Predicted 3D model of a 696-nucleotide part of an RNA (large-subunit ribosomal RNA, domain II) from Candidatus Amulumruptor caecigallinarius.
Model confidence (mean pLDDT): 84 of 100.
Context: one part of a larger RNA
């Protein structure tokens, strides 16, 4: 992995509701006896102790349709009258107490076993090649007054040296389903010592033993290991087995040593009751301060201006007066513009109530039985945030969730649309019709040259800036009295304008009503150029030339701006229309509508009227749950009804039938038992549990 078996709501007791049964103002017997049977079981028959119900009220004696608080024959408070019955058995939901659907801890308790590993101690044996160094002390010599001392030898000390055995394990590689649950190879450390080692013995679990790491106490050690208490607790995880048929959530509020648990409300389901409450649309009455909008209507907040109370600088001789301001300024008067906790105003929605219509079994009410209390995306309205987030927080709303088909390339929640089944039938949504791929190479106008674009999303949208891209459209202006663009020829004089200035001449700067003359026309000068000067050059003008030229503003479509890593991209091919904008017509498109055929299921009606049949309407996605019919295994009971060696369960293929689960049939294997109906009882159903065992 994969196959077969095995594998999870059970049993008692209590208590509560629903069902079906018995008696019924009653109801029922427990332990226990007896009877009976070949036993066991079951079963008849006694047992009236006791236990519900029939009155209550009070803490209570107690009293009693009352009673209790009270001084009360006030007055409340519980009852009782007007209306309803209980008990007793089955079975069934779901509560309680028990291990209580089933596996599952880390752990804690108690008695035990453990020091043949290892850690320390304690007797008692054993071991340590070889080589270096050469303390102390000794011996001669020398030396001293005498020691001290010095020299040679002798000597053989040390937690001394190097370095096998032995003991360790410092780096490295190699082994990592290994040859090995620590190994192997190269290297390295100690190697007479606090050495290493054989045997024998001691220390035990909160204890022991440690040159101390929480090390070590049999491959276990921040408290061994066995068994036991014990099915320890798990508000957690993970699994929980057959089918069809109705309905169908919730991820909110308030609380919680609460926060992934739990309790009540909500939101579902069934079951009985109430009745016309329920939705929708209209009318008609209400109650309110949101959007807007205002603010010479209040409060806060606020930009220019004008005037200015009045400060403050200045002027005047010091003071007073008086005056001058470009600063600050109360007030006031112009203009502008603000606000969730501002309102002089004030909507549409909603929301209540009344009335008519219309849908329609939606409304409440009791009661049983849940699940859900981690939401989520998305339009809208807002807070927060960065008018960030696929962010977080409310509220309407939707849809996923628990929704399948269609669209979007793919893609829970964008778009279209709610799947009862069958069809090789028919129309449309949304989206689409050049091939991939269903339908148009479809008509008619117009853009666009960038393959822009067909992509950035269905709402729905790359920017600022920037360019003689280009289609339309508007306004001004110039122009055959000749524009514009080129050419050719002028651009002069006072003057070098004052000033400043080392110089300032049109062209460093600072001033000026920048003025005048000549003119067809030329600025005290438009840019380059000088150290200044010169030079070039343009306003402007004349001439040539012969028709449109110039600016300005809207639109559209294009363009620059514009950067990522497959050729890597419009889903691709491609495609100048197969882009893009307006307009048309046809067509294709889904599990939506329709058409045939069937099926359930609720309601009504018909017809026989235990219960089916038949018809007309409506409805049948669905998780968690809620309820209702069913099949299948085992045993059993009513029953000897039935099969069966002339072949039973089983088993392979095969054939029929049922919406399913399942069930029938024959044939073949297979060798000895099975079933049919009607009932009852459960060791009653596996794909999952890192599920248990066996087998491949």
């Nucleotide at each position: 992995a994969c196959c077969u078996a095995c594998g999870a709501g059970u049993u008692g007791c209590c208590g509560u509701c629903g069902c079906c049964g018995g008696c019924g103002a009653g109801g029922c017997u427990a332990a226990g006896g007896g009877c009976g049977c070949a036993u066991g079981g079951a079963g008849c028959c006694c047992g009236g102790a006791g236990c519900c119900g029939g009155a209550g009220c009070g803490a209570a004696a107690g009293c009693g349709a009352g009673u209790c608080c009270g001084a009360a024959g006030a007055g409340g408070g519980c009852g009782g009258u007007u209306u309803u019955a209980g008990u007793c058995g089955g079975c069934g939901g779901g509560g309680g107490c028990a291990g209580a659907c089933g596996c599952g801890a880390a752990a804690c308790c108690g008695g035990g076993u453990g020091a043949u590993c290892u850690a320390c101690c304690c007797u008692u044996g054993g071991g340590c090649a070889g080589g270096a160094u050469g303390a102390a002390g000794g011996a001669c010599g020398g030396g001293u007054a005498a020691c001290a001392c010095c020299g040679u030898c002798u000597g053989g000390a040390g937690g001394u040296c190097c370095g096998a055995a032995c003991c360790g394990g410092u780096a490295g590689g190699c082994g990592u389903u290994g040859a090995a649950a620590a190994g192997c190879c190269u290297u390295c450390g100690g190697a007479u010592g606090a050495c290493c080692u054989g045997a024998g013995g001691g220390u035990a679990g909160g204890a022991g033993u440690g040159a101390a790491a929480g090390g070590c106490c049999a491959a276990u050690c921040a408290a061994a290991c066995c068994c036991g208490g014990a099915g320890a607790u798990a508000g957690c995880u993970c699994g929980u087995a057959c089918u069809c048929c109705c309905c169908g959530a919730a991820a909110u509020g308030c609380a919680u040593u609460u926060a992934g648990g739990u309790g009540c409300a909500g939101c579902c389901u069934c079951g009985g009751g109430a009745c016309g409450a329920g939705c929708g649309c209209c009318g008609c009455g209400g109650a309110g301060g949101u959007a807007g909008a205002g603010c010479g209507a209040c409060c806060g907040a606020u930009a220019g201006g004008a005037u200015g109370c009045g400060a403050g600088g200045g002027c005047u001789u010091c003071a007073c007066c008086g005056c001058c301001u470009a600063u600050c300024a109360a007030g006031u008067c112009c203009u502008g513009a603000c606000g969730a906790a501002c309102u002089c105003c004030g909507a549409a929605u909603g929301c209540c109530g009344c009335g008519g219509c219309g849908c329609g079994c939606u409304u409440c009410c009791c009661g049983g039985g849940a699940g859900u209390g981690a939401g989520g995306g998305c339009g809208c309205g807002g807070g927060u945030g960065c008018u960030a987030a696929g962010g977080u927080c409310c509220g309407c709303g939707u849809c996923c969730g628990a929704g399948a088909g269609a669209g979007g390339a793919a893609c829970a929640a964008c778009u279209c649309a709610g799947a009862c089944c069958a069809c090789c039938g028919g129309c449309c949504a949304a989206g689409g019709c050049c091939c991939c791929c269903a339908a148009g190479u479809g008509c008619g106008g117009g853009c666009u040259a960038a393959g822009u674009u067909g992509g950035a999303g269905a709402c729905a949208a790359u920017a600022a800036c920037g360019g003689a891209g280009u289609g339309g459209g508007g306004c001004c202006g110039c122009a055959g009295g000749g524009a514009c663009a080129g050419c050719u020829a002028g651009g002069a004089u006072g003057u070098u304008g004052g000033c400043u200035u080392g110089g300032a001449a049109g062209c460093a700067g600072c001033c000026a009503u920048u003025c005048a003359u000549u003119u067809g026309a030329a600025g005290a000068g438009u840019g380059c150029g000088u150290a200044a000067c010169a030079g070039c050059u343009c306003a402007c003008u004349a001439g040539u030339c012969g028709a449109g030229c110039g600016g300005c503003c809207c639109c559209g479509c294009a363009u620059g701006g514009a950067u990522a890593a497959u050729a890597a991209u419009c889903g691709g091919g491609c495609a100048u229309a197969a882009g893009c904008c307006c307009g048309c017509c046809g067509c294709c498109g889904a599990a939506g509508c329709c058409g045939u055929g069937g099926g359930a299921u609720g309601c009504c009606c018909c017809c026989g009227u235990a219960c089916g049949g038949g018809g007309a309407c409506a409805u049948c996605g669905g998780u968690a749950g809620g309820g209702g019919a069913g099949c299948a295994u085992u045993c059993a009971g009513g029953c000897a009804g039935c099969c069966g060696c002339c072949g039973a369960a089983g088993g392979c293929g095969g054939g029929g039938c049922g919406c399913g689960a399942g069930c029938c049939c024959a044939u073949c294997u297979g060798g000895a038992g099975g079933c049919a109906c009607c009932u009852g009882a459960a060791a009653a159903g596996c794909a999952a549990a890192u599920g248990u065992a066996g087998g491949u």